[in-house]
The RNA shown here (c-di-GMP-I riboswitch aptamer) has 76 nucleotides and comes from Sulfurovum sp.
Its mean pLDDT, the model's own confidence on a scale to 100, is 84.
Taxonomically the source falls in Sulfurovum (Bacteria, Campylobacterota, Campylobacterales, Sulfurovaceae).
It was read from a public genome assembly, where an Rfam model found it.
RNA sequence: AUGUUGAAAAGCUAAACCUGUUGUGAAGCAGGGACAGAAAGUCAUGGGUCUUGAAAAAGAUUGCCAGAUUGCCAAU
Numbered sequence: 001a002u003g004u005u006g007a008a009a010a011g012c013u014a015a016a017c018c019u020g021u022u023g024u025g026a027a028g029c030a031g032g033g034a035c036a037g038a039a040a041g042u043c044a045u046g047g048g049u050c051u052u053g054a055a056a057a058a059g060a061u062u063g064c065c066a067g068a069u070u071g072c073c074a075a076u
Stems, first nucleotide, its partner, number of pairs: 003076004012037002017032006035063001041069003045066003048061005
């Protein structure tokens, strides 16, 4: 340097729910909280689901699945 393995250690993230706040909405942000996670870091690229809309379309969701990309620790 590369590959494989992984919640065992030290660390990390933070579901549901509650409060405040933003948004027409899905939902987002901050604080509390802890279900879970070896990428639960990033990208909305392909699907899926959801919202607005008569439609066209525009949004949301990466902790729905896949893909791309960048990484920590330990063992081998």